[in-house]
Parts: sequence; structure tokens; C1' cells
RNA sequence: CAACGAUUAAGGCAAAACCACUGAAAAUUGGUGACGCAAAGCUAAAAGGGCCUGUAAAAUGGCAGCCAGCUACCGAA
Repeated sequence: CAACGAUUAAGGCAAAACCACUGAAAAUUGGUGACGCAAAGCUAAAAGGGCCUGUAAAAUGGCAGCCAGCUACCGAA
């Protein structure tokens, strides 16, 4: 340095559900909450794949906690 992921250290994020807001919808945002996460950090037209909503058809709508790409704390085996 890279790979890797423990009974190390500092911590971090926040599923479902409920309430409110926005939206055609999927779903977003905020609060409560904590199922879990070694990247549950970032990347969504053109400029990865896939999925959801919608449409006669069409996503420049949405999902990164689906796979993937990029970056990153710690340091046992």
C1' cells in the first nucleotide's frame, strides 16, 4: 500500500410502523422509533445493469438498505 473483517478504538447511519409536509403515483423531507448495516458514505436523462410508479406508448419521475462504480475510519487473524 492493497486485500480482508475481529471479542480493537472513536464513532456513525437508521428498517418497519405512526404523525405532519410535498407529489399524478412511486416515493421524498421532518419528528418519534430501531429491523439491521464494515461503507446503510457518495454516484440515478445523456453517462453501468436492474427494479418501482405511470402511460395506448414514452420516463429528463423515483429506488444507492438490489447488484455495480468511486471515496473512506480502525488494525486482530
Molecule: c-di-GMP-I riboswitch aptamer
Organism: Clostridia bacterium